[in-house]
RNA sequence: ACCAGGCUAGCUCGGUCGGUAGAGCAGGAGACUGUUAAUCUCAGGGUCGUGGGUUCGAGCCCCACGCUGGGUG
Numbered sequence: 001a002c003c004a005g006g007c008u009a010g011c012u013c014g015g016u017c018g019g020u021a022g023a024g025c026a027g028g029a030g031a032c033u034g035u036u037a038a039u040c041u042c043a044g045g046g047u048c049g050u051g052g053g054u055u056c057g058a059g060c061c062c063c064a065c066g067c068u069g070g071g072u073g
Stems, first nucleotide, its partner, number of pairs: 001072003005068003010025004019056001028042004049065005
């Protein structure tokens, strides 16, 4: 330099035909009990990498850029 990916909650990842975002774990509160733990319940937590475009409406489609692992030279 070129090729095809990945970027969504603190972490690991889902997200259908475009209709406005979820799980597990972690952390918080509560229940339980000799006690830590385990188990159970509840609540919180998101600029969906950044900036534009299309659309009534974008995590999803288009463009540019950034970061990141890989391949080719």

This is a predicted structure of a 73-nucleotide RNA (transfer RNA) from Mesocricetus auratus. The RNAcentral record of the sequence draws on Rfam. The prediction has a mean pLDDT of 82. Its Rfam family is "tRNA". It is annotated as a transfer RNA. From the family's description: Transfer RNA (tRNA) molecules are approximately 80 nucleotides in length.